[in-house]
RNA sequence: AGUGAAGGUAGAGGUGCGAGCUUCAAUAGUAAAGGUUCUGAGAGGGAUGAGCUUCGAGGAAGAACUUUGAAAGGGUAUGUUCGCCGAAGCGGAGAAAGACUCAUUGCUUUCUUUGCUGGUCCUGUGUUGAAUAAAUACCGGAUUGUCAAGACUAAUGUCUUGGAGAGCUAUCUUUCAU
Numbered sequence: 001a002g003u004g005a006a007g008g009u010a011g012a013g014g015u016g017c018g019a020g021c022u023u024c025a026a027u028a029g030u031a032a033a034g035g036u037u038c039u040g041a042g043a044g045g046g047a048u049g050a051g052c053u054u055c056g057a058g059g060a061a062g063a064a065c066u067u068u069g070a071a072a073g074g075g076u077a078u079g080u081u082c083g084c085c086g087a088a089g090c091g092g093a094g095a096a097a098g099a100c101u102c103a104u105u106g107c108u109u110u111c112u113u114u115g116c117u118g119g120u121c122c123u124g125u126g127u128u129g130a131a132u133a134a135a136u137a138c139c140g141g142a143u144u145g146u147c148a149a150g151a152c153u154a155a156u157g158u159c160u161u162g163g164a165g166a167g168c169u170a171u172c173u174u175u176c177a178u
Base pairs, nucleotide, nucleotide: 002176004175005174006173007172008171009170010169011168014085016084017083018082019081020080021079022077024075032068033067034066035065036064037063038062042055043054044053045052046105047104048103049102050101051100088117089116090115091114092113093112094111095110096109097108098107118144119143120142121141122140124138125137126136127135128134146163147162148161149160150159151158152157
């Protein structure tokens, strides 16, 4: 000092967030398919059980040698385009769909609801993952923006402590008060 309330609009933080495209590495000489040999009855359809179905002595599954040889998810870039600043991410609960049917369960996608996190980076532990990549949860640390309180100061800056995005800055409308 109007340090009031509600609603709207526009903005800021920066290795800022997310998505698409392109590129590169790895996945991997792996999976899969073919051939030879051994072996000799099971094998496949997310896991288990039951059912159904397909393949199999014209050789299943497995092993050795050999020929050909991927992909998805995730990641990289003095990349690029677009959308943005609860951007976005994660957790809990519920519902629907998917892969042959049923039961239990796991996974993927979508929707509803609820909780947490201001942003970035790093160590450790756990989970996912092929991975020492990356992501994520928790503890800890560093850094940065913002607001509040306090101190210092010639300034309009420095420092300390603390909070959270339902925040902060600017501005408009309505309302309350004066």